């Protein structure tokens, strides 16, 4: 200097291709259960999706820019 992928919850990841209420698992937080733990069942908090502009009646989702890290080439 060209090209590709990856960025959503504390953590690991759907969801995106085809726009329409943001979810799972684990963790955590109350509560049952037990002498206690542990396991287990019940329930609840927690992120406007890396950042910004743009299309749209709506954008995690489609486009542009840009940051971070990962891979390839020269």
């Nucleotide at each position: 200097c060209g090209g590709g992928g990856u960025g959503u919850a504390g953590c690991u990841c759907a969801g995106c291709c085809u726009g329409g209420c943001a979810g799972a698992g684990c963790a955590c937080c109350g509560c049952c259960u037990u002498c206690g733990g542990g396991a287990g069942g019940c329930g609840g908090g927690g992120g406007c999706c890396g950042g910004u502009g743009g299309u749209u009646c709506g954008a995690a989702u489609c486009c542009g820019c840009c940051c971070a890290c990962c891979c390839c080439g020269a």